[in-house]
């Protein structure tokens, strides 16, 4: 003294002038008018991606079917959040990222290569035993030497992926076949932590893929539309068919209402306003310009210059994602330098 990496708050101030919206008072020519005072977007106001408040649908009831969440502890009403834990990835680090119930319920998929992809024999190795040739020998047997029959998965091949590694024994030649360490596993012991998990040890058979973001299986959870929800005044009217049902996300059941009702097809007719709607409360939907100063950043012949993100309400709250020039704060991390 640089560079990171993680939090977190800021993100232009003052002033004139001119122009927007609501409220207050006041004028008067009562008008969408003048005049005065005041007050007047965001950390994401963006996405419309999830939850609720909140309105409506006559109970919003049991099932089926659909959606949706899935390690572990906690808040949280929920969305989701804090914090841990196990596998992978990345970075020298600090850190940052993906994933998580079940594959031994059942079904199913993995081209092509390869002997086989939850199953085996392509090269090859071996030929003890049988068996064929050829020699020894009286004879018992003996030595070669084919590589058929049989045996074998150690050694090569194939491929993302090939029934544990490694190494000694052993065998005809080999394999956990036996043995030694190691991985994995299954059972028991101890510790550690609330738990997911993790540490150690003793035994023991030697060893028993992948995919559920494949259908499925388990547990838990879930009416439905939405502020253009709905509500209250005003305005208008022309009627014809059809149904027996109508209400609720789909469906059955159940429950409740109906025949002057309801639902539904045509066709005519009206459609203004107030509420909802709130410390901004607009409803063809507002804060916006133009000048100096100051501030922050980068240059600079020290005169100065040129610049100052993302970006703006519509019923309200809580989250989720997403975009942000700049510099500010804490705390770690590496790097150089000095003491």
């Nucleotide at each position: 003294g640089g560079a990171g990496u993680u939090g977190g708050a800021c993100g232009g101030g003052u002033g004139a002038c001119c122009g927007c919206g609501g409220c207050g008072u006041g004028g008067c020519u009562u008008g969408a008018c003048c005049a005065u005072g005041u007050c007047g977007a965001g950390g994401a106001a963006a996405g419309u991606c999830g939850g609720g408040a909140c309105u409506u649908c006559u109970c919003a009831g049991g099932g089926c079917a659909g959606a949706g969440u899935g390690c572990u502890g906690g808040c949280g009403a929920g969305a989701g959040c804090c914090a841990g834990g196990u596998u992978g990835g990345g970075g020298c680090g600090a850190c940052c990222u993906a994933a998580c119930g079940g594959a031994a319920a059942g079904u199913g998929c993995a081209a092509c290569a390869g002997a086989g992809a939850a199953a085996g024999a392509c090269c090859g190795c071996c030929g003890a035993u049988g068996g064929g040739c050829c020699g020894g020998g009286a004879a018992a047997c003996u030595g070669g030497u084919c590589a058929c029959a049989g045996g074998u998965a150690a050694g090569g091949g194939u491929g993302a992926a090939a029934c544990g590694g490694u190494g000694c024994g052993g065998u005809a030649a080999g394999a956990g076949c036996g043995c030694a360490c190691c991985a994995g596993c299954a059972u028991g012991c101890g510790g550690a932590g609330u738990g997911a998990u993790u540490c150690g040890u003793a035994u023991g058979g030697c060893u028993u893929g992948g995919c559920a973001a494949a259908c499925c299986c388990c547990a838990c959870u879930c009416g439905a539309a939405g502020c253009a929800a709905g509500g209250c005044c005003a305005a208008g009217c022309a009627g014809g068919g059809a149904g027996u049902g109508a209400g609720c996300g789909g469906c059955c059941c159940g429950c409740u209402c109906a025949a002057u009702a309801c639902u539904u097809c045509c066709g005519g007719g009206u459609a203004g306003g107030c509420c909802g709607c709130g410390u901004a409360g607009a409803u063809g939907g507002a804060u916006g310009g133009u000048c100096a100063c100051c501030g922050g950043c980068g240059u600079u012949u020290c005169g100065g210059c040129g610049u100052c993100a993302c970006a703006g309400g519509a019923u309200c709250c809580c989250g989720c994602u997403u975009a942000c020039a700049g510099g500010c704060c804490a705390a770690c991390u590496c790097c150089c330098c000095g003491u």
This is a predicted structure of a 339-nucleotide RNA (Bacterial RNase P class A) from Actinobacteria bacterium casp-actino5. Taxonomically the source falls in Actinomycetes (Bacteria, Bacillati, Actinomycetota). The sequence was found by an Rfam model in a public genome assembly. Model confidence (mean pLDDT): 76 of 100. It matches the Rfam family "Bacterial RNase P class A". Its family is annotated with ribonuclease P activity, dimeric ribonuclease P complex and tRNA processing in the Gene Ontology. Rfam's curators write: Ribonuclease P (RNase P) is a ubiquitous endoribonuclease, found in archaea, bacteria and eukarya as well as chloroplasts and mitochondria. It is annotated as a ribozyme.